[in-house]
RNA sequence: CGGGGAGUAGUAUAGUGGUAAUACGCGCCGCUGGGGGUGGUGUAUCGGGAGUUCGAUUCUCCCCUCCCCGA
Numbered sequence: 001c002g003g004g005g006a007g008u009a010g011u012a013u014a015g016u017g018g019u020a021a022u023a024c025g026c027g028c029c030g031c032u033g034g035g036g037g038u039g040g041u042g043u044a045u046c047g048g049g050a051g052u053u054c055g056a057u058u059c060u061c062c063c064c065u066c067c068c069c070g071a
Base pairs, nucleotide, nucleotide: 001070002069003068004067005066006065007064010024011023012022013021018054025043026042027041028040029039030038031037047063048062049061050060051059
């Protein structure tokens, strides 16, 4: 320098045009004498910018970070 892939709650991942989800975590409450465990409830998320569209996490372009291949 060229090609390909990935970026979504604090962590790990799903979702791939129409209200963003699951587990763990964290807060509160119950069960327990307490801890542990378990149940209920809540919390918090689309890497940045532009474009297309009635509508973008999803499609297109640019940038940033990481991984792989080539030179």